[in-house]
Context: one part of a larger RNA
RNA sequence: UGACGGGGACCCGCAUAAGCGGUGGAUGAUGUGGUUUAAUUCGAUGCAACGCGAAAAACCUUACCCACCUUUGACAUGUAUGGAAGAUCGCAGAGACGCGAUUGUGCUCGAAAGAGAGCCAUAACACAGGUGCUGCAUGGCUGUCGUCAGCUCGUGUCGUGAGAUGUUGGGUUAAGUCCCGCAACGAGCGCAACCCUUGUCAUUAGUUGCUAACAGGUUAAGCUGAGAACUCUAAUGGGACUGCCAUCGUAAGAUGCGAGGAAGGUGGGGAUGACGUCAAAUCAGCACGGCCCUUACGUCCGGGGCGACACACGUGUUACAAUGGGUGGUACAGAGGGUUGCUACCUGGUGACAGGAUGCUAAUCUCUUAAAUCCACUCUCAGUUCGGAUCGAAGUCUGCAACUCGACUUCGUGAAGCUGGAUUCGCUAGUAAUCGCGCAUCAGCCAUGGCGCGGUGAAUACGUUCCCGGGCCU
Numbered sequence: 001u002g003a004c005g006g007g008g009a010c011c012c013g014c015a016u017a018a019g020c021g022g023u024g025g026a027u028g029a030u031g032u033g034g035u036u037u038a039a040u041u042c043g044a045u046g047c048a049a050c051g052c053g054a055a056a057a058a059c060c061u062u063a064c065c066c067a068c069c070u071u072u073g074a075c076a077u078g079u080a081u082g083g084a085a086g087a088u089c090g091c092a093g094a095g096a097c098g099c100g101a102u103u104g105u106g107c108u109c110g111a112a113a114g115a116g117a118g119c120c121a122u123a124a125c126a127c128a129g130g131u132g133c134u135g136c137a138u139g140g141c142u143g144u145c146g147u148c149a150g151c152u153c154g155u156g157u158c159g160u161g162a163g164a165u166g167u168u169g170g171g172u173u174a175a176g177u178c179c180c181g182c183a184a185c186g187a188g189c190g191c192a193a194c195c196c197u198u199g200u201c202a203u204u205a206g207u208u209g210c211u212a213a214c215a216g217g218u219u220a221a222g223c224u225g226a227g228a229a230c231u232c233u234a235a236u237g238g239g240a241c242u243g244c245c246a247u248c249g250u251a252a253g254a255u256g257c258g259a260g261g262a263a264g265g266u267g268g269g270g271a272u273g274a275c276g277u278c279a280a281a282u283c284a285g286c287a288c289g290g291c292c293c294u295u296a297c298g299u300c301c302g303g304g305g306c307g308a309c310a311c312a313c314g315u316g317u318u319a320c321a322a323u324g325g326g327u328g329g330u331a332c333a334g335a336g337g338g339u340u341g342c343u344a345c346c347u348g349g350u351g352a353c354a355g356g357a358u359g360c361u362a363a364u365c366u367c368u369u370a371a372a373u374c375c376a377c378u379c380u381c382a383g384u385u386c387g388g389a390u391c392g393a394a395g396u397c398u399g400c401a402a403c404u405c406g407a408c409u410u411c412g413u414g415a416a417g418c419u420g421g422a423u424u425c426g427c428u429a430g431u432a433a434u435c436g437c438g439c440a441u442c443a444g445c446c447a448u449g450g451c452g453c454g455g456u457g458a459a460u461a462c463g464u465u466c467c468c469g470g471g472c473c474u
Stems, first nucleotide, its partner, number of pairs: 007474002010471004015464002019427004026318001029315005034309002042053002064304003070298001073127001077126002079123005086103006107116003129293002132291003138287002140282001142280001143278001145276001150189006156165003169180003195270004200238007210227002214225003241264001244258001245256004307446001320420001324379006336367003341360002345356004386417001391412007433456007
């Protein structure tokens, strides 16, 4: 000087408390450990690994195992020789590939001969190749403390010096935010602001969006003429600054069911992550030093495995019912996607879907009837008309192919489960809870995951003694 203390003072945070809903018990999903296996590829391991890398493991992916092959190689550059490249067929084989047959002469330069570019084959070697090792050799990128309020520098001064001061003190703030004081005076990286979005208004613009007035028209409908008001779209501006008032205060500032205002004290949300810490993570995204393999630790291909299953843990799903289940009717979104695509409409099928057919490269067409809601009827507290696992049968679709190992449909079957021990997690408002919709990846899908979108919409916070983490002074 720091760090630490079951030392002290002050302060903050869904940290506790006050509340609401969960986890831990059940089923199945998924990840991990363990065990098993020919292989169950590898990595991630307190918070900060465990629905994580993986925004898609049937083949491929794929790195693992078994079997069959190959050795200048699946891929790159260079040399020599030959040939256009390529296309089609037959036989053997699980395929990779092997054997054989047929066809084929392009482009550029040049009068021609020929040369060249590109591609293919053969030969020998330089080399290729490695998801092999080391994240404790590294770059880059990332997590975390933590969006916490801190971390430093120049000059000056003090101290023999390490260092101190500034940055401490008194107030204040979300904030090292600002004010006052002070041997300090200034400055930088952070904070804040500038950026995006949302909430309000104005102007401009008016199609594919809108429809108040006028006219036409319909079972109905902005459907048509028309309109530019409204909504909306998307560009430019305004608007909020403790600016005004009252009280307190030297000031900074604080308080006010004060005003005005769509909005009030950072308006809400996002992006933005200082100096550093953890030899934190990643050599399997990529790059790269060193080491190692080179007829194999490289490459190709068929099948299997990554999906095993006495068990243990994490994360999410569905439930255990009447604030509910079922049947019928009925209302209202937002944000996204679409040409190898989304598909209106018609027909067939109980249905998944199939066969026709139309519009849309999209504010035009379509996915797209949102669901909880509301109304009526029914069930009447039961392991049930709750719950849906599991299993049987018959099918649909994708795909070369659904046995290992896909999703979905219909009929039947109808397991555990009657609210969950100790414990533990999330959340302070359009939040929690609850309800559905969309997208990426993607042929299809093991999505109950991830990322978004809107609908309905609470309770509680006395307080800081205690638990956890953090800041400042001592």

Small-subunit ribosomal RNA, 3' major domain from an uncultured bacterium, 474 nucleotides, folded computationally.